[in-house]
Context: one part of a larger RNA
């Protein structure tokens, strides 16, 4: 020094564990904000800091319920003071308080800080001062004011709104909108209307009741999933891109306007002196009340066998009122019967009340022995039970019957949701008839050019949507069936609303895993989006296990301590808080051998 045995020390792999994470499913729930949110800041207990709760009425206040014996939240002990069978603590339901700062909103500001008006109060002899309410902009409605310019209009000012404004994982919808890439280079093309910005909305959005498809036979809003079908097409016809009809399925729901016409009312032109009008008919009366054209509000009125208005027939429960007066006829309007419908679109509000969920909880079966083994029984033995309960997890080792639980059965003052009733609101004259005359959504629709969307990259390019320009018709009308015509065939643009079946999961509940098991699993099982970095945006870790109980090693010795070595605990301390297991590198001591 090297080898090899033993025996250590360093180290933390390894197994075992798991109070954390990942994925899905299922039901809820699906918004929060000026009544000041969403995240903060400082507060706040008798004791120091970090967590959690909560806010000067600060680990809490108060009502109302559940619960029963201990309790003052955790790291975490200790001491102190205390509360609780007149119910504390502790859950769960409603409310009270809720500093500052945040949309932040009285002004300001370098977030949590500074300053101030105005009313009222409290203090002072007054003054300063403190308190409590209030004080931003912008919309919309009202009402006042009210400029150039006379009316008016802009402006202003007062008042009132559960009015807006910020926050939110994803999922919707519109407005911008790439490029690496692929094309084995690259322009057209792809990548993709993705990524990313922006805006707004919802618990869902969005579409949505055919100016639809189809193909000569039909179908009947939307939406979504399967097929159809990688088909028809498209395409430097390349690389890709990529439909619909039909057809099975999930769900189903249809509704309102606008116009002709009537009626009121306002404002405008106009017009006569008895023509015109005042429901008809007779007699009588009144006297611009008309007529035209416009605003506004009720009535109608909504459709593609076209529909409607106007007009005529023909049958209208019932009381009662009007319609200039009297009589007849005739309309209208109220009430009551009848008959329909509804809060989800078509109006909209609300109460009681049946059943059921969902926020707390409650009953809930059955096991001993042993001289077995062990520290410890739940192991083994032996003799029994229970089971609508043999899922789970605990407890000194594999427990149905020792504990929580489990199957089952039951519960709620209050709050909140769901369904169903009755109250309660709303609506209601049918039917038929034909022609003539009215209406049936206009700077549209269509066209021309430029462009986008559509499987369709300008093509023979229709439909759809924007620009700019021109610019129809009203049913004998109009659009469409893939350039354009004819004929057939479907539908009625240019107004508006809609639930459901779809998409999603920050969030609560339950649940499941041929998911992970501390270099996995969330980045995070621990002080974690901390610590640390960075001027900032932003980056961002590492760390988990004593033992069944701290029984966490009185008392002695060494030692300045740190650490030991006796004794003790423990089933074990080569289980000692540097703590299960305790591999490898690596550092040692012993003893062989070899040089």
């Nucleotide at each position: 020094g090297g080898c090899a045995c033993a025996c250590g020390g360093u180290g933390g792999a390894u197994g075992c564990c798991u109070g954390g994470g990942c994925a899905c499913c299922a039901g809820g729930a699906g918004c929060c904000g000026a009544u000041g949110a969403a995240g903060g800041a400082c507060g706040u207990a008798g004791g120091a800091g970090g967590c959690u709760g909560c806010g000067a009425u600060a680990a809490g206040c108060c009502u109302c319920g559940g619960g029963g014996a201990g309790c003052u939240g955790u790291c975490a002990a200790c001491c102190g003071a205390g509360c609780g069978u007149u119910g504390a603590u502790c859950c769960g339901a409603g409310g009270a308080u809720u500093u500052c700062c945040g949309a932040a909103u009285g002004g300001g500001g370098g977030a949590a800080c500074c300053c101030c008006g105005c009313a009222c109060c409290a203090g002072u002899c007054a003054u300063g001062u403190g308190g409590u309410g209030u004080g931003a902009c912008c919309c919309g409605c009202g009402c006042c004011u009210g400029a150039a310019c006379a009316c008016a209009u802009a402006g202003g000012g007062c008042g009132u709104g559960u009015g807006g404004a910020g926050g939110g994982a994803a999922c919707g919808u519109g407005g911008g909108g790439a490029a690496g890439u692929g094309a084995a280079a690259c322009a057209u093309c792809u990548c993709a209307g993705u990524a990313c910005c922006c805006a707004c909305a919802g618990g869902a959005a969005g579409a949505g009741a055919a100016a639809a498809c189809a193909a000569c036979c039909g179908u009947g809003a939307u939406u979504c999933c399967g097929u159809g079908a990688g088909u028809a097409g498209u395409g430097g016809c390349g690389a890709g891109c990529g439909a619909a009809a039909g057809c099975g399925g999930a769900u189903g729901a249809g509704g309102c306007u606008a116009a002709a016409c009537c009626g009121a009312u306002c404002g405008c032109a106009u017009g006569u002196g008895a023509u015109a009008g005042c429901c008809g008919g007779c007699a009588g009366g009144c006297g611009u009340u008309g007529u035209g054209u416009g605003g506004u509000c009720g009535g109608g009125g909504u459709c593609g066998u076209g529909g409607g208005a106007c007009c005529g027939u023909u049958c209208c429960g019932u009381a009662u009122c009007c319609u200039c007066u009297g009589c007849c006829g005739a309309g209208g309007g109220u009430g009551c019967a009848g008959g329909g419908a509804g809060u989800a679109a078509g109006a909209a509000a609300a109460a009681g009340u049946u059943g059921g969920g969902u926020u707390a909880g409650u009953g809930g079966a059955a096991g001993g022995c042993c001289u077995c083994u062990g520290g410890a029984a739940g192991g083994g033995g032996u003799c029994g039970c229970c089971g609508u309960a043999g899922a789970g997890g605990g407890u000194g080792a594999g427990a149905g019957c020792c504990c929580c639980g489990u199957a089952c059965a039951c519960g709620a003052a209050a709050a909140c949701u769901c369904u169903g009733c009755u109250u309660c609101u709303c609506c209601c004259g049918a039917a038929c008839g034909u022609u003539a005359u009215c209406c049936c959504a206009a700077g549209u629709a269509g066209c021309a050019c430029c462009g986008a969307g559509c499987c369709c990259g300008u093509g023979a390019a229709a439909u759809u949507c924007g620009g700019u320009g021109u610019g129809a018709a009203u049913c004998u009308g109009g659009c469409g069936g893939g350039a354009c015509c004819a004929c057939c065939c479907g539908c009625u643009a240019a107004g508006c609303c809609u639930g459901a079946a779809u998409a999603c999961u920050c969030c609560c509940u339950g649940g499941u895993g041929a998911c992970c098991g501390a270099u996995a699993g969330c980045g995070g099982a621990c002080a974690a989006g901390u610590a640390c970095c960075g001027u900032g945006a932003g980056g961002g870790a590492a760390a988990g296990g004593u033992g069944a109980a701290a029984a966490g090693u009185a008392c002695c010795c060494c030692g300045g301590g740190a650490g030991g070595g006796g004794a003790g605990u423990g089933a074990a301390a080569u289980a000692g808080u540097a703590c299960c297991u305790g591999a490898a590198a690596c550092c040692g001591u012993g003893u062989g051998c070899c040089u």
Large-subunit ribosomal RNA, domain I from Blastococcus fimeti, 595 nucleotides, folded computationally. Lineage of the source: Bacteria > Bacillati > Geodermatophilales > Geodermatophilaceae > Blastococcus. It was read from a public genome assembly. Its Rfam family is "Bacterial large subunit ribosomal RNA". Its mean pLDDT, the model's own confidence on a scale to 100, is 82.